[in-house]
RNA sequence: CGCUCCCGUGCAGGAGAGCGCAGUCGCGAUUCCCAUGUGGCUGCCGCCGAAGGCGUAACUCCCGCAAUCGCUCAGGCAAAAAGGACUGCGCGGGCCGU
Numbered sequence: 001c002g003c004u005c006c007c008g009u010g011c012a013g014g015a016g017a018g019c020g021c022a023g024u025c026g027c028g029a030u031u032c033c034c035a036u037g038u039g040g041c042u043g044c045c046g047c048c049g050a051a052g053g054c055g056u057a058a059c060u061c062c063c064g065c066a067a068u069c070g071c072u073c074a075g076g077c078a079a080a081a082a083g084g085a086c087u088g089c090g091c092g093g094g095c096c097g098u
Stems, first nucleotide, its partner, number of pairs: 001097002005094009018045001020044008046077003052073001053071003059064001
């Protein structure tokens, strides 16, 4: 200096699934009670699959070994927020080559 690959990082894009039911604690409203709404927690049922995790083919003496496939432990299911495999661009580093 350079290509591939890997890791980290910044920006942008980024899906799916109940605003479910019950209980409880607050908020709200001049005071008290109450309707309704809303947020948190717990329990129950239903569902999602793209953090992570687990399982699995070919292959392999064996150990092992891939996924966007499967499982749904974890996570998630109105909007918003957060998360988000993966993709693009940039930066830093590692390996390799010159």